c-di-GMP-I riboswitch aptamer from Bacillus ectoiniformans, 89 nucleotides, folded computationally. Lineage of the source: Bacteria > Bacillota > Caryophanales > Bacillaceae > Bacillus. Its mean pLDDT, the model's own confidence on a scale to 100, is 86.
RNA sequence: UAUUGAAAAAGGCAAACUUAUUGAAAAAUAAGGACGCAAAGCCACGGGUCUAAUGAUCUAUUUAGAUUGAUGACAGCCGGGCUGCCAAA
Repeated sequence: UAUUGAAAAAGGCAAACUUAUUGAAAAAUAAGGACGCAAAGCCACGGGUCUAAUGAUCUAUUUAGAUUGAUGACAGCCGGGCUGCCAAA
RNA backbone atom coordinates (compact mmCIF):
# COMPACT_ATOMS: atom_id res chain seq x y z
P U A 1 -0.86 3.94 3.54
O5' U A 1 -0.95 2.94 2.31
C5' U A 1 -0.70 3.41 0.99
C4' U A 1 -0.68 2.25 0.00
C3' U A 1 -1.91 1.37 0.00
O3' U A 1 -2.98 1.94 -0.75
C1' U A 1 0.00 0.00 0.00
P A A 2 -4.50 1.61 -0.27
O5' A A 2 -4.69 0.09 -0.73
C5' A A 2 -4.71 -0.22 -2.13
C4' A A 2 -4.67 -1.72 -2.33
C3' A A 2 -5.81 -2.50 -1.68
O3' A A 2 -6.99 -2.46 -2.49
C1' A A 2 -3.76 -3.58 -1.24
P U A 3 -8.43 -2.48 -1.73
O5' U A 3 -8.52 -3.96 -1.14
C5' U A 3 -8.59 -5.08 -2.02
C4' U A 3 -8.48 -6.38 -1.24
C3' U A 3 -9.52 -6.55 -0.13
O3' U A 3 -10.76 -7.01 -0.64
C1' U A 3 -7.38 -7.13 0.69
P U A 4 -12.11 -6.54 0.10
O5' U A 4 -12.09 -7.30 1.50
C5' U A 4 -12.15 -8.72 1.55
C4' U A 4 -11.85 -9.21 2.95
C3' U A 4 -12.73 -8.65 4.05
O3' U A 4 -14.00 -9.30 4.11
C1' U A 4 -10.47 -8.61 4.74
P G A 5 -15.27 -8.47 4.54
O5' G A 5 -15.10 -8.32 6.12
C5' G A 5 -14.98 -9.49 6.93
C4' G A 5 -14.66 -9.10 8.37
C3' G A 5 -15.77 -8.31 9.06
O3' G A 5 -15.94 -8.75 10.39
C1' G A 5 -13.71 -7.12 9.17
P A A 6 -17.22 -9.57 10.79
O5' A A 6 -16.55 -10.93 11.27
C5' A A 6 -17.36 -12.05 11.65
C4' A A 6 -16.50 -12.94 12.51
C3' A A 6 -16.12 -12.33 13.84
O3' A A 6 -17.14 -12.51 14.83
C1' A A 6 -14.20 -13.23 12.79
P A A 7 -17.37 -11.37 15.92
O5' A A 7 -16.08 -11.46 16.85
C5' A A 7 -15.84 -12.65 17.60
C4' A A 7 -14.48 -12.57 18.26
C3' A A 7 -14.26 -11.33 19.11
O3' A A 7 -14.81 -11.47 20.40
C1' A A 7 -12.38 -11.68 17.70
P A A 8 -15.48 -10.20 21.10
O5' A A 8 -14.50 -9.02 20.66
C5' A A 8 -14.21 -7.98 21.57
C4' A A 8 -12.70 -7.81 21.72
C3' A A 8 -12.28 -6.40 22.08
O3' A A 8 -12.38 -6.21 23.49
C1' A A 8 -10.93 -7.20 20.30
P A A 9 -13.24 -5.02 24.05
O5' A A 9 -12.27 -3.76 23.84
C5' A A 9 -11.01 -3.74 24.49
C4' A A 9 -10.18 -2.57 23.98
C3' A A 9 -10.94 -1.27 23.82
O3' A A 9 -11.08 -0.58 25.05
C1' A A 9 -9.64 -1.67 21.88
P A A 10 -12.34 0.32 25.31
O5' A A 10 -11.99 1.64 24.48
C5' A A 10 -10.87 2.42 24.88
C4' A A 10 -10.56 3.47 23.82
C3' A A 10 -11.71 4.38 23.45
O3' A A 10 -11.90 5.42 24.39
C1' A A 10 -10.62 3.64 21.48
P G A 11 -13.34 5.62 25.09
O5' G A 11 -14.04 6.78 24.23
C5' G A 11 -15.06 6.50 23.30
C4' G A 11 -14.64 6.97 21.91
C3' G A 11 -15.76 7.43 21.01
O3' G A 11 -16.15 8.77 21.28
C1' G A 11 -14.38 5.94 19.83
P G A 12 -17.70 9.19 21.12
O5' G A 12 -17.94 9.16 19.55
C5' G A 12 -17.20 10.03 18.70
C4' G A 12 -17.46 9.73 17.25
C3' G A 12 -18.90 9.89 16.81
O3' G A 12 -19.23 11.26 16.55
C1' G A 12 -18.04 7.85 15.96
P C A 13 -20.66 11.83 16.94
O5' C A 13 -21.58 11.32 15.76
C5' C A 13 -21.27 11.67 14.42
C4' C A 13 -22.02 10.77 13.46
C3' C A 13 -23.53 10.81 13.58
O3' C A 13 -24.07 11.91 12.86
C1' C A 13 -22.80 8.56 13.42
P A A 14 -25.31 12.69 13.49
O5' A A 14 -26.49 11.62 13.47
C5' A A 14 -26.93 11.07 12.23
C4' A A 14 -27.86 9.89 12.48
C3' A A 14 -29.18 10.30 13.13
O3' A A 14 -30.27 9.65 12.49
C1' A A 14 -28.07 8.66 14.47
P A A 15 -31.61 10.47 12.25
O5' A A 15 -32.60 9.33 11.72
C5' A A 15 -32.27 8.61 10.54
C4' A A 15 -33.12 7.36 10.45
C3' A A 15 -34.58 7.55 10.76
O3' A A 15 -35.30 8.03 9.63
C1' A A 15 -33.77 5.65 11.92
P A A 16 -36.40 9.18 9.83
O5' A A 16 -37.55 8.48 10.69
C5' A A 16 -38.31 7.42 10.13
C4' A A 16 -39.08 6.67 11.21
C3' A A 16 -40.04 7.52 12.03
O3' A A 16 -41.27 7.73 11.36
C1' A A 16 -38.78 6.11 13.46
P C A 17 -41.91 9.19 11.37
O5' C A 17 -42.12 9.52 12.92
C5' C A 17 -43.06 8.77 13.70
C4' C A 17 -42.89 9.07 15.17
C3' C A 17 -42.98 10.55 15.54
O3' C A 17 -44.33 10.99 15.67
C1' C A 17 -41.09 9.58 16.60
P U A 18 -44.68 12.50 15.33
O5' U A 18 -44.11 13.32 16.58
C5' U A 18 -44.64 13.08 17.89
C4' U A 18 -43.91 13.93 18.92
C3' U A 18 -43.79 15.41 18.56
O3' U A 18 -44.97 16.13 18.85
C1' U A 18 -41.71 14.59 19.36
P U A 19 -45.38 17.39 17.94
O5' U A 19 -44.34 18.53 18.39
C5' U A 19 -44.38 19.03 19.73
C4' U A 19 -43.18 19.93 20.00
C3' U A 19 -42.97 21.04 18.97
O3' U A 19 -43.85 22.15 19.18
C1' U A 19 -40.90 20.01 19.46
P A A 20 -44.34 22.99 17.91
O5' A A 20 -43.06 23.87 17.52
C5' A A 20 -42.57 24.86 18.44
C4' A A 20 -41.24 25.42 17.97
C3' A A 20 -41.21 25.93 16.54
O3' A A 20 -41.76 27.23 16.42
C1' A A 20 -39.31 24.60 16.94
P U A 21 -42.48 27.65 15.03
O5' U A 21 -41.27 27.84 14.00
C5' U A 21 -40.30 28.87 14.22
C4' U A 21 -39.11 28.71 13.30
C3' U A 21 -39.44 28.70 11.81
O3' U A 21 -39.63 30.02 11.30
C1' U A 21 -37.92 26.95 12.30
P U A 22 -40.62 30.20 10.04
O5' U A 22 -39.78 29.60 8.81
C5' U A 22 -38.57 30.22 8.40
C4' U A 22 -37.88 29.42 7.31
C3' U A 22 -38.73 29.07 6.11
O3' U A 22 -38.87 30.16 5.21
C1' U A 22 -37.50 27.16 6.78
P G A 23 -40.28 30.35 4.46
O5' G A 23 -40.34 29.13 3.44
C5' G A 23 -39.41 29.05 2.35
C4' G A 23 -39.51 27.71 1.66
C3' G A 23 -40.91 27.31 1.19
O3' G A 23 -41.30 27.97 -0.01
C1' G A 23 -39.88 25.46 2.25
P A A 24 -42.76 28.60 -0.12
O5' A A 24 -43.71 27.31 -0.04
C5' A A 24 -45.12 27.47 0.10
C4' A A 24 -45.82 26.30 -0.59
C3' A A 24 -45.31 24.94 -0.17
O3' A A 24 -46.03 24.45 0.95
C1' A A 24 -45.36 25.10 -2.55
P A A 25 -45.24 23.67 2.13
O5' A A 25 -44.94 22.24 1.51
C5' A A 25 -45.99 21.30 1.32
C4' A A 25 -45.58 20.25 0.30
C3' A A 25 -44.46 19.34 0.76
O3' A A 25 -44.97 18.22 1.47
C1' A A 25 -44.00 20.17 -1.42
P A A 26 -44.05 17.45 2.54
O5' A A 26 -42.94 16.70 1.68
C5' A A 26 -43.24 15.47 1.01
C4' A A 26 -42.14 15.12 0.02
C3' A A 26 -40.77 14.84 0.65
O3' A A 26 -40.65 13.49 1.07
C1' A A 26 -40.53 16.37 -1.14
P A A 27 -40.25 13.16 2.56
O5' A A 27 -39.07 14.20 2.88
C5' A A 27 -37.72 13.91 2.50
C4' A A 27 -36.98 15.20 2.23
C3' A A 27 -36.12 15.74 3.37
O3' A A 27 -34.84 15.11 3.42
C1' A A 27 -37.43 17.49 2.49
P A A 28 -34.04 14.99 4.82
O5' A A 28 -33.53 16.48 5.07
C5' A A 28 -32.54 17.05 4.22
C4' A A 28 -32.34 18.52 4.53
C3' A A 28 -31.87 18.82 5.95
O3' A A 28 -30.46 18.70 6.06
C1' A A 28 -33.68 20.25 5.40
P U A 29 -29.81 18.21 7.46
O5' U A 29 -29.99 19.50 8.40
C5' U A 29 -29.28 20.69 8.10
C4' U A 29 -29.68 21.80 9.05
C3' U A 29 -29.63 21.44 10.53
O3' U A 29 -28.31 21.52 11.05
C1' U A 29 -31.67 22.54 10.07
P A A 30 -27.87 20.48 12.20
O5' A A 30 -28.63 21.01 13.50
C5' A A 30 -28.30 22.29 14.04
C4' A A 30 -29.23 22.65 15.19
C3' A A 30 -29.42 21.58 16.25
O3' A A 30 -28.34 21.55 17.17
C1' A A 30 -31.51 22.49 15.67
P A A 31 -27.97 20.14 17.90
O5' A A 31 -29.15 19.94 18.96
C5' A A 31 -29.26 20.83 20.06
C4' A A 31 -30.51 20.56 20.86
C3' A A 31 -30.73 19.11 21.28
O3' A A 31 -29.97 18.75 22.42
C1' A A 31 -32.74 19.98 20.41
P G A 32 -29.43 17.24 22.57
O5' G A 32 -30.76 16.39 22.85
C5' G A 32 -31.45 16.56 24.09
C4' G A 32 -32.84 15.96 24.03
C3' G A 32 -32.91 14.45 23.92
O3' G A 32 -32.70 13.80 25.16
C1' G A 32 -34.47 15.44 22.44
P G A 33 -31.92 12.39 25.19
O5' G A 33 -32.77 11.46 24.22
C5' G A 33 -34.09 11.03 24.58
C4' G A 33 -34.69 10.20 23.45
C3' G A 33 -33.88 8.98 23.09
O3' G A 33 -34.25 7.89 23.95
C1' G A 33 -34.46 10.17 21.10
P A A 34 -33.29 6.60 24.10
O5' A A 34 -33.66 5.72 22.82
C5' A A 34 -32.91 4.59 22.51
C4' A A 34 -33.13 4.25 21.04
C3' A A 34 -32.13 3.20 20.53
O3' A A 34 -32.78 2.41 19.54
C1' A A 34 -31.90 5.19 19.28
P C A 35 -33.27 0.93 19.85
O5' C A 35 -33.43 0.25 18.41
C5' C A 35 -34.70 0.18 17.81
C4' C A 35 -34.61 0.18 16.30
C3' C A 35 -33.42 -0.57 15.70
O3' C A 35 -33.61 -1.97 15.68
C1' C A 35 -33.78 1.49 14.56
P G A 36 -32.33 -2.93 15.69
O5' G A 36 -31.88 -2.97 14.16
C5' G A 36 -30.50 -3.03 13.81
C4' G A 36 -30.18 -1.90 12.84
C3' G A 36 -28.72 -1.80 12.41
O3' G A 36 -28.44 -2.68 11.34
C1' G A 36 -29.49 0.33 13.07
P C A 37 -26.95 -3.30 11.21
O5' C A 37 -26.10 -2.07 10.66
C5' C A 37 -26.38 -1.48 9.40
C4' C A 37 -25.50 -0.27 9.16
C3' C A 37 -24.01 -0.55 9.26
O3' C A 37 -23.52 -1.07 8.03
C1' C A 37 -24.55 1.42 10.47
P A A 38 -22.49 -2.29 8.08
O5' A A 38 -21.10 -1.51 8.25
C5' A A 38 -19.89 -2.23 8.02
C4' A A 38 -18.79 -1.22 7.70
C3' A A 38 -17.52 -1.90 7.25
O3' A A 38 -16.81 -1.01 6.40
C1' A A 38 -17.13 -0.75 9.27
P A A 39 -16.92 -1.18 4.85
O5' A A 39 -16.63 0.27 4.39
C5' A A 39 -17.35 1.36 4.21
C4' A A 39 -17.90 2.08 5.44
C3' A A 39 -19.09 2.91 5.05
O3' A A 39 -20.03 2.91 6.10
C1' A A 39 -17.46 4.28 6.06
P A A 40 -21.61 2.87 5.70
O5' A A 40 -22.31 4.03 6.54
C5' A A 40 -22.10 5.41 6.18
C4' A A 40 -22.95 6.34 7.04
C3' A A 40 -22.69 6.21 8.54
O3' A A 40 -22.95 7.46 9.17
C1' A A 40 -24.91 5.48 8.04
P G A 41 -21.69 8.29 9.85
O5' G A 41 -20.68 8.61 8.68
C5' G A 41 -20.93 9.68 7.78
C4' G A 41 -19.74 10.61 7.66
C3' G A 41 -19.79 11.52 6.45
O3' G A 41 -20.49 12.71 6.72
C1' G A 41 -17.70 10.43 6.55
P C A 42 -21.63 13.20 5.69
O5' C A 42 -20.78 13.83 4.50
C5' C A 42 -19.97 14.98 4.73
C4' C A 42 -19.07 15.25 3.55
C3' C A 42 -19.76 15.33 2.19
O3' C A 42 -20.35 16.61 1.97
C1' C A 42 -17.85 13.97 2.01
P C A 43 -21.67 16.71 1.06
O5' C A 43 -21.15 16.37 -0.41
C5' C A 43 -20.24 17.23 -1.06
C4' C A 43 -19.80 16.66 -2.40
C3' C A 43 -20.92 16.39 -3.39
O3' C A 43 -21.28 17.58 -4.08
C1' C A 43 -19.42 14.54 -3.34
P A A 44 -22.77 17.83 -4.52
O5' A A 44 -22.97 16.83 -5.77
C5' A A 44 -23.68 17.31 -6.91
C4' A A 44 -23.95 16.14 -7.83
C3' A A 44 -25.05 16.40 -8.83
O3' A A 44 -24.82 15.63 -10.00
C1' A A 44 -25.74 14.69 -7.37
P C A 45 -23.88 16.31 -11.15
O5' C A 45 -22.89 15.10 -11.51
C5' C A 45 -22.07 15.17 -12.66
C4' C A 45 -21.65 13.77 -13.07
C3' C A 45 -22.79 12.78 -13.26
O3' C A 45 -23.42 12.92 -14.51
C1' C A 45 -21.08 11.77 -11.98
P G A 46 -24.99 12.57 -14.65
O5' G A 46 -25.04 10.98 -14.65
C5' G A 46 -24.51 10.25 -15.75
C4' G A 46 -24.68 8.76 -15.55
C3' G A 46 -26.09 8.32 -15.18
O3' G A 46 -26.96 8.23 -16.30
C1' G A 46 -24.55 7.26 -13.74
P G A 47 -28.52 8.57 -16.10
O5' G A 47 -29.10 7.36 -15.23
C5' G A 47 -29.26 6.07 -15.82
C4' G A 47 -29.50 5.01 -14.77
C3' G A 47 -30.81 5.09 -14.01
O3' G A 47 -31.92 4.63 -14.77
C1' G A 47 -29.06 4.64 -12.50
P G A 48 -33.35 5.33 -14.57
O5' G A 48 -33.73 5.05 -13.05
C5' G A 48 -34.11 3.74 -12.63
C4' G A 48 -34.19 3.66 -11.12
C3' G A 48 -35.30 4.50 -10.48
O3' G A 48 -36.56 3.83 -10.55
C1' G A 48 -33.29 4.80 -9.27
P U A 49 -37.90 4.72 -10.66
O5' U A 49 -38.11 5.30 -9.18
C5' U A 49 -38.41 4.43 -8.10
C4' U A 49 -38.31 5.16 -6.78
C3' U A 49 -39.21 6.39 -6.65
O3' U A 49 -40.55 6.04 -6.30
C1' U A 49 -37.04 6.93 -5.88
P C A 50 -41.73 6.99 -6.77
O5' C A 50 -41.57 8.28 -5.83
C5' C A 50 -41.76 8.17 -4.42
C4' C A 50 -41.42 9.49 -3.74
C3' C A 50 -42.18 10.70 -4.25
O3' C A 50 -43.50 10.77 -3.71
C1' C A 50 -39.89 11.25 -3.99
P U A 51 -44.66 11.40 -4.58
O5' U A 51 -44.37 12.96 -4.49
C5' U A 51 -44.43 13.63 -3.23
C4' U A 51 -43.88 15.04 -3.38
C3' U A 51 -44.60 15.91 -4.40
O3' U A 51 -45.78 16.49 -3.86
C1' U A 51 -42.24 16.14 -4.63
P A A 52 -47.06 16.67 -4.79
O5' A A 52 -46.56 17.73 -5.89
C5' A A 52 -46.19 19.03 -5.45
C4' A A 52 -45.52 19.79 -6.57
C3' A A 52 -46.47 20.21 -7.69
O3' A A 52 -46.28 21.59 -7.99
C1' A A 52 -44.57 19.09 -8.58
P A A 53 -47.54 22.48 -8.35
O5' A A 53 -46.97 23.97 -8.14
C5' A A 53 -46.62 24.41 -6.84
C4' A A 53 -45.46 25.39 -6.92
C3' A A 53 -45.44 26.23 -8.19
O3' A A 53 -46.26 27.39 -8.06
C1' A A 53 -43.29 25.30 -7.83
P U A 54 -47.20 27.82 -9.25
O5' U A 54 -46.21 28.58 -10.24
C5' U A 54 -45.52 29.72 -9.79
C4' U A 54 -44.41 30.11 -10.75
C3' U A 54 -44.81 30.17 -12.22
O3' U A 54 -45.50 31.37 -12.56
C1' U A 54 -42.75 29.04 -12.03
P G A 55 -46.80 31.26 -13.50
O5' G A 55 -46.25 30.46 -14.77
C5' G A 55 -45.38 31.11 -15.68
C4' G A 55 -44.81 30.13 -16.68
C3' G A 55 -45.82 29.51 -17.64
O3' G A 55 -46.16 30.39 -18.70
C1' G A 55 -44.37 27.83 -16.82
P A A 56 -47.66 30.38 -19.25
O5' A A 56 -47.77 29.00 -20.06
C5' A A 56 -46.97 28.80 -21.22
C4' A A 56 -47.10 27.38 -21.72
C3' A A 56 -48.53 26.91 -21.96
O3' A A 56 -49.02 27.31 -23.24
C1' A A 56 -47.35 25.27 -20.73
P U A 57 -50.57 27.66 -23.39
O5' U A 57 -51.28 26.24 -23.37
C5' U A 57 -51.02 25.30 -24.42
C4' U A 57 -51.66 23.97 -24.11
C3' U A 57 -53.15 24.00 -23.79
O3' U A 57 -53.95 24.07 -24.96
C1' U A 57 -52.05 22.64 -22.22
P C A 58 -55.39 24.80 -24.85
O5' C A 58 -56.27 23.81 -23.97
C5' C A 58 -56.65 22.55 -24.49
C4' C A 58 -57.27 21.69 -23.42
C3' C A 58 -58.56 22.22 -22.80
O3' C A 58 -59.69 21.99 -23.62
C1' C A 58 -57.14 21.37 -21.10
P U A 59 -60.96 22.93 -23.44
O5' U A 59 -61.59 22.51 -22.03
C5' U A 59 -62.22 21.25 -21.87
C4' U A 59 -62.65 21.04 -20.42
C3' U A 59 -63.63 22.07 -19.87
O3' U A 59 -64.96 21.83 -20.27
C1' U A 59 -61.93 21.61 -18.27
P A A 60 -65.94 23.03 -20.45
O5' A A 60 -66.06 23.66 -18.98
C5' A A 60 -66.91 23.06 -18.02
C4' A A 60 -66.66 23.66 -16.64
C3' A A 60 -67.13 25.09 -16.45
O3' A A 60 -68.51 25.17 -16.17
C1' A A 60 -64.95 24.82 -15.55
P U A 61 -69.33 26.44 -16.56
O5' U A 61 -68.78 27.54 -15.54
C5' U A 61 -69.08 27.43 -14.14
C4' U A 61 -68.21 28.40 -13.34
C3' U A 61 -68.75 29.83 -13.25
O3' U A 61 -68.48 30.34 -11.96
C1' U A 61 -66.59 29.87 -14.19
P U A 62 -69.78 30.84 -11.13
O5' U A 62 -69.38 30.47 -9.63
C5' U A 62 -68.08 30.73 -9.12
C4' U A 62 -67.79 29.79 -7.96
C3' U A 62 -66.30 29.58 -7.70
O3' U A 62 -66.09 29.42 -6.31
C1' U A 62 -67.30 27.51 -8.19
P U A 63 -65.31 30.56 -5.51
O5' U A 63 -63.89 30.51 -6.20
C5' U A 63 -63.03 29.37 -6.00
C4' U A 63 -61.94 29.34 -7.08
C3' U A 63 -60.75 30.28 -6.81
O3' U A 63 -59.56 29.64 -7.28
C1' U A 63 -61.71 30.80 -8.91
P A A 64 -58.52 29.05 -6.20
O5' A A 64 -58.72 27.49 -6.34
C5' A A 64 -59.64 26.82 -5.50
C4' A A 64 -60.40 25.75 -6.28
C3' A A 64 -59.54 24.69 -6.94
O3' A A 64 -59.13 23.69 -6.01
C1' A A 64 -61.16 25.45 -8.49
P G A 65 -57.73 22.87 -6.27
O5' G A 65 -58.06 21.89 -7.47
C5' G A 65 -59.01 20.84 -7.29
C4' G A 65 -59.37 20.22 -8.62
C3' G A 65 -58.23 19.56 -9.39
O3' G A 65 -57.92 18.28 -8.89
C1' G A 65 -59.54 20.87 -10.88
P A A 66 -56.42 17.72 -9.01
O5' A A 66 -56.32 17.32 -10.55
C5' A A 66 -57.10 16.23 -11.05
C4' A A 66 -56.98 16.13 -12.56
C3' A A 66 -55.57 15.97 -13.10
O3' A A 66 -55.13 14.62 -13.03
C1' A A 66 -56.71 17.61 -14.35
P U A 67 -53.55 14.29 -12.84
O5' U A 67 -52.95 14.63 -14.27
C5' U A 67 -53.30 13.82 -15.39
C4' U A 67 -52.77 14.43 -16.67
C3' U A 67 -51.25 14.62 -16.73
O3' U A 67 -50.58 13.43 -17.08
C1' U A 67 -52.34 16.58 -17.52
P U A 68 -49.09 13.16 -16.49
O5' U A 68 -48.21 14.30 -17.20
C5' U A 68 -47.95 14.23 -18.59
C4' U A 68 -47.28 15.51 -19.07
C3' U A 68 -45.91 15.78 -18.46
O3' U A 68 -44.89 15.10 -19.16
C1' U A 68 -47.23 17.77 -18.46
P G A 69 -43.67 14.40 -18.31
O5' G A 69 -42.91 15.65 -17.67
C5' G A 69 -42.26 16.60 -18.51
C4' G A 69 -41.90 17.83 -17.70
C3' G A 69 -41.13 17.55 -16.42
O3' G A 69 -39.74 17.45 -16.67
C1' G A 69 -42.95 18.97 -15.93
P A A 70 -38.99 16.07 -16.29
O5' A A 70 -38.68 16.20 -14.73
C5' A A 70 -37.33 16.34 -14.29
C4' A A 70 -36.93 17.82 -14.29
C3' A A 70 -35.54 18.05 -13.75
O3' A A 70 -34.97 19.18 -14.39
C1' A A 70 -37.15 19.16 -12.40
P U A 71 -33.37 19.19 -14.67
O5' U A 71 -33.05 20.55 -13.94
C5' U A 71 -31.83 21.23 -13.85
C4' U A 71 -32.07 22.40 -12.91
C3' U A 71 -32.74 22.01 -11.59
O3' U A 71 -32.21 22.82 -10.54
C1' U A 71 -34.07 23.59 -12.70
P G A 72 -31.63 22.09 -9.24
O5' G A 72 -32.93 21.94 -8.34
C5' G A 72 -33.35 23.02 -7.51
C4' G A 72 -34.34 22.54 -6.46
C3' G A 72 -33.85 21.38 -5.60
O3' G A 72 -33.00 21.81 -4.54
C1' G A 72 -36.02 20.91 -6.37
P A A 73 -31.81 20.86 -4.05
O5' A A 73 -32.54 19.63 -3.37
C5' A A 73 -33.26 19.81 -2.15
C4' A A 73 -33.99 18.55 -1.76
C3' A A 73 -33.12 17.34 -1.49
O3' A A 73 -32.57 17.37 -0.19
C1' A A 73 -34.96 16.71 -2.82
P C A 74 -31.14 16.66 0.07
O5' C A 74 -31.47 15.10 0.05
C5' C A 74 -32.30 14.53 1.05
C4' C A 74 -32.64 13.09 0.72
C3' C A 74 -31.44 12.16 0.58
O3' C A 74 -31.01 11.68 1.84
C1' C A 74 -32.98 11.79 -1.20
P A A 75 -29.51 11.88 2.32
O5' A A 75 -28.61 11.08 1.27
C5' A A 75 -28.81 9.68 1.08
C4' A A 75 -27.48 9.01 0.79
C3' A A 75 -26.46 9.08 1.92
O3' A A 75 -25.76 7.85 1.99
C1' A A 75 -25.54 10.00 -0.05
P G A 76 -25.25 7.27 3.42
O5' G A 76 -26.54 6.55 4.06
C5' G A 76 -27.01 5.33 3.51
C4' G A 76 -28.43 5.06 3.95
C3' G A 76 -29.41 6.16 3.58
O3' G A 76 -30.64 5.59 3.17
C1' G A 76 -29.54 5.71 5.89
P C A 77 -31.29 5.98 1.77
O5' C A 77 -30.88 4.76 0.84
C5' C A 77 -31.32 3.43 1.13
C4' C A 77 -31.35 2.63 -0.15
C3' C A 77 -29.99 2.42 -0.81
O3' C A 77 -29.25 1.37 -0.25
C1' C A 77 -31.57 3.14 -2.44
P C A 78 -27.63 1.39 -0.28
O5' C A 78 -27.33 1.01 -1.80
C5' C A 78 -27.65 -0.27 -2.30
C4' C A 78 -27.41 -0.35 -3.80
C3' C A 78 -26.01 0.01 -4.26
O3' C A 78 -25.07 -1.04 -4.06
C1' C A 78 -27.58 1.06 -5.67
P G A 79 -23.50 -0.67 -3.77
O5' G A 79 -22.97 -0.07 -5.16
C5' G A 79 -22.84 -0.93 -6.28
C4' G A 79 -22.59 -0.13 -7.55
C3' G A 79 -21.31 0.69 -7.60
O3' G A 79 -20.16 -0.09 -7.86
C1' G A 79 -23.10 1.99 -8.43
P G A 80 -18.75 0.28 -7.17
O5' G A 80 -18.42 1.73 -7.75
C5' G A 80 -18.08 1.89 -9.13
C4' G A 80 -17.97 3.37 -9.49
C3' G A 80 -16.93 4.16 -8.72
O3' G A 80 -15.62 3.96 -9.24
C1' G A 80 -18.94 5.39 -8.80
P G A 81 -14.35 3.97 -8.24
O5' G A 81 -14.13 5.51 -7.93
C5' G A 81 -13.79 6.42 -8.97
C4' G A 81 -13.77 7.84 -8.47
C3' G A 81 -12.94 8.06 -7.21
O3' G A 81 -11.55 8.20 -7.49
C1' G A 81 -15.03 9.14 -6.99
P C A 82 -10.49 7.64 -6.41
O5' C A 82 -10.55 8.71 -5.23
C5' C A 82 -10.13 10.06 -5.45
C4' C A 82 -10.46 10.94 -4.26
C3' C A 82 -9.93 10.45 -2.92
O3' C A 82 -8.55 10.73 -2.73
C1' C A 82 -12.17 11.13 -2.67
P U A 83 -7.66 9.73 -1.82
O5' U A 83 -8.22 9.99 -0.35
C5' U A 83 -7.94 11.23 0.30
C4' U A 83 -8.73 11.37 1.59
C3' U A 83 -8.44 10.35 2.67
O3' U A 83 -7.23 10.59 3.38
C1' U A 83 -10.77 10.65 2.50
P G A 84 -6.42 9.36 4.07
O5' G A 84 -7.36 8.98 5.31
C5' G A 84 -7.50 9.89 6.39
C4' G A 84 -8.50 9.38 7.40
C3' G A 84 -8.16 8.07 8.08
O3' G A 84 -7.20 8.23 9.10
C1' G A 84 -10.43 8.06 7.43
P C A 85 -6.27 6.96 9.57
O5' C A 85 -7.12 6.35 10.76
C5' C A 85 -7.38 7.15 11.92
C4' C A 85 -8.00 6.30 13.00
C3' C A 85 -7.34 4.94 13.22
O3' C A 85 -6.18 5.05 14.04
C1' C A 85 -9.69 4.68 13.13
P C A 86 -4.93 4.07 13.77
O5' C A 86 -5.40 2.66 14.33
C5' C A 86 -5.68 2.50 15.71
C4' C A 86 -6.41 1.20 15.96
C3' C A 86 -5.71 -0.05 15.45
O3' C A 86 -4.71 -0.50 16.35
C1' C A 86 -7.99 -0.12 14.83
P A A 87 -3.40 -1.29 15.77
O5' A A 87 -3.98 -2.71 15.35
C5' A A 87 -4.38 -3.62 16.36
C4' A A 87 -5.25 -4.72 15.77
C3' A A 87 -4.55 -5.68 14.83
O3' A A 87 -3.91 -6.72 15.56
C1' A A 87 -6.62 -4.99 13.91
P A A 88 -2.61 -7.49 14.92
O5' A A 88 -3.28 -8.55 13.93
C5' A A 88 -4.17 -9.53 14.43
C4' A A 88 -4.86 -10.26 13.30
C3' A A 88 -3.95 -11.17 12.47
O3' A A 88 -4.65 -12.33 12.06
C1' A A 88 -4.95 -9.52 11.07
P A A 89 -3.93 -13.77 12.25
O5' A A 89 -5.13 -14.72 12.64
C5' A A 89 -5.58 -14.79 13.99
C4' A A 89 -6.97 -15.38 14.05
C3' A A 89 -7.15 -16.66 13.23
O3' A A 89 -8.09 -17.53 13.86
C1' A A 89 -8.65 -14.98 12.45